[in-house]
RNA sequence: UGAGUCGGCCGGGCGGUCGCGCCAGGCCUUACCGGGCCUGGUGAGGAAGGUCCGGGCUCCACAGGGCAGGGUGGUCGGUAACGCCGACCCGGGGUGACCCGCGGGAUAGUGCCACAGAAAGCAGACCGCCCCCCGUCCCGUCAGGGACGGCGGGGUAAGGGUGAAACGGUGGUGUAAGAGACCACCAGCGCCGCAGGUGACUGCGGCGGCUCGGUAAACCCCACCCGGAGCAAGGUCAAACGCGAGCGUUUGAGGGCGGCCCGCCCGAUGCUCGCGGGUAGACCGCAUGAGGUUGCCGGCAACGGCAGCCCUAGAUAGAUGACCGUCGCCCCGCGCGAGCGGGGGCACAGAACCCGGCCUACAGGCCGGCUCACCCU
Numbered sequence: 001u002g003a004g005u006c007g008g009c010c011g012g013g014c015g016g017u018c019g020c021g022c023c024a025g026g027c028c029u030u031a032c033c034g035g036g037c038c039u040g041g042u043g044a045g046g047a048a049g050g051u052c053c054g055g056g057c058u059c060c061a062c063a064g065g066g067c068a069g070g071g072u073g074g075u076c077g078g079u080a081a082c083g084c085c086g087a088c089c090c091g092g093g094g095u096g097a098c099c100c101g102c103g104g105g106a107u108a109g110u111g112c113c114a115c116a117g118a119a120a121g122c123a124g125a126c127c128g129c130c131c132c133c134c135g136u137c138c139c140g141u142c143a144g145g146g147a148c149g150g151c152g153g154g155g156u157a158a159g160g161g162u163g164a165a166a167c168g169g170u171g172g173u174g175u176a177a178g179a180g181a182c183c184a185c186c187a188g189c190g191c192c193g194c195a196g197g198u199g200a201c202u203g204c205g206g207c208g209g210c211u212c213g214g215u216a217a218a219c220c221c222c223a224c225c226c227g228g229a230g231c232a233a234g235g236u237c238a239a240a241c242g243c244g245a246g247c248g249u250u251u252g253a254g255g256g257c258g259g260c261c262c263g264c265c266c267g268a269u270g271c272u273c274g275c276g277g278g279u280a281g282a283c284c285g286c287a288u289g290a291g292g293u294u295g296c297c298g299g300c301a302a303c304g305g306c307a308g309c310c311c312u313a314g315a316u317a318g319a320u321g322a323c324c325g326u327c328g329c330c331c332c333g334c335g336c337g338a339g340c341g342g343g344g345g346c347a348c349a350g351a352a353c354c355c356g357g358c359c360u361a362c363a364g365g366c367c368g369g370c371u372c373a374c375c376c377u
Base pairs, nucleotide, nucleotide: 001373002372003371004370005369006368007367008366009365010364012327013326014325015324016323017322018321020043021042022041023040024039025038026037027036028035029034045348049359050358052357053356054355055354056353057230058229059228060227064262065261066260067259069226070225071224072223073222074088075087076086077085078084089103090101091100092099093098104221105220109219110218111215112214113213126160127159128156129155130154131153132152133150134149135148136147137146138145139144168186169185170184171183172182173181187211189208190207191206192205193204194203195202196201234284235283236282237281242275243274244273245272246271247270254266255265256264291310292309293308294307295306296305297304298303328346329345330344331343332342333340334339
């Protein structure tokens, strides 16, 4: 200097004029409700989006067991918890920094592996290789050897072919020809021991049969986890009130607990049905939190502890906006450059009970760590 990789941050600023929501205080007005003015404070996100997870909170409900159903899936930590975060292990990719993983089980069982190929779960002979038999011919005194042929018999899985994958690899012994049939080394698998690590696992050594496909992001098995509904939850006030029928009152109608079963509980004027009446209003919930932030300590880290400081929307058809000026950033033109001129643009996008995550969207800009290549010193 270039390329790459990982992480963090900003995302318009300042001034003026006018206009909004909430909170607190003051003044005026009103019988009250309420209304007006002034002062101070404060007022959309890093994703507020998705509604994919986990909770707090509220009600069911005082609380169980099982089946079904759902979720997660290496180990150890973090956390209120999680399917999240951190570190590590194994496997794969990359020169590397780093990135990826639906990461337990194929020896519980079932299923699938097209086509090609002899054969794709205990298999298999297409081309081959070897031995024997039969026929013909040739060589040879003989023994025997060679060539060609055969719907002939037997052995073989080393060589070739097919395929994503063919039932270990290399070299040898051996054989009629071959083969883990046997041997050496290697890989894999199983067992034993030593060392390291909390652990997943790693390294080393020894013994052994001779080798025991793939797929569970197929069904399934195993381990662990899981009440439901949701702020339109749930409360207070206001308003408005009846008629009839049926069943039932401890011999229990009816109801409750996501589905089902067991079990448990509520229940007396209770439940169900029909016909009417009132209400859609006001208030609470509603903003102090698993809160933010600074420093120190512990920890590889996620994060935790201690101390100090801070209070940062609460609307309800839904508030933060409009205009002007200036600066900044981006684009265009001129210029060697500093710079100049004019025009245009400034992303994704708006809380609605709250919080921890994940995922998705984002014009432009800034900062840092690490890796590789080249050059100079």
This is a predicted structure of a 377-nucleotide RNA (Bacterial RNase P class A) from a Streptosporangiaceae bacterium. Its mean pLDDT, the model's own confidence on a scale to 100, is 77. It was read from a public genome assembly, where an Rfam model found it. The model forms 96% of the base pairs in the Rfam consensus. It matches the Rfam family "Bacterial RNase P class A". It is annotated as a ribozyme. The source organism's lineage runs through Bacteria, Actinomycetota, Actinomycetes, Streptosporangiales and Streptosporangiaceae.